Source information
c-di-GMP-I riboswitch aptamer from a Thiotrichales bacterium, 87 nucleotides, folded computationally. The sequence was found by an Rfam model in a public genome assembly. The organism belongs to Thiotrichales, within Bacteria.
[in-house]
RNA sequence: AUGGAAUAACGGCAAACCCGUCGAAAGGCGGGGACGCAAAGUUUCCGGUCUAAGGAGCUCGGGCUCUAUGACAGCGGGACUGCCAGC
Numbered sequence: 001a002u003g004g005a006a007u008a009a010c011g012g013c014a015a016a017c018c019c020g021u022c023g024a025a026a027g028g029c030g031g032g033g034a035c036g037c038a039a040a041g042u043u044u045c046c047g048g049u050c051u052a053a054g055g056a057g058c059u060c061g062g063g064c065u066c067u068a069u070g071a072c073a074g075c076g077g078g079a080c081u082g083c084c085a086g087c
Stems, first nucleotide, its partner, number of pairs: 012037002017032006035074001041080003045077003048072003054067005
């Protein structure tokens, strides 16, 4: 460094939902709460997904369609880092 399998210890994080708050929204933050997670630690580099304020087009109008510069790291990959133990 790579691969496979099993079993511990100390712990860690925190889904949905509820309350408050920010945001046009997606969603974020704080508190409660645990569905789960061996990286469910960090990071948008690649893909993917979500939203559409603003912009463009259409419509008599109501609205509709497209579009991230917005968002998701608990969608996957990549990069960096971390705890313990055995062969």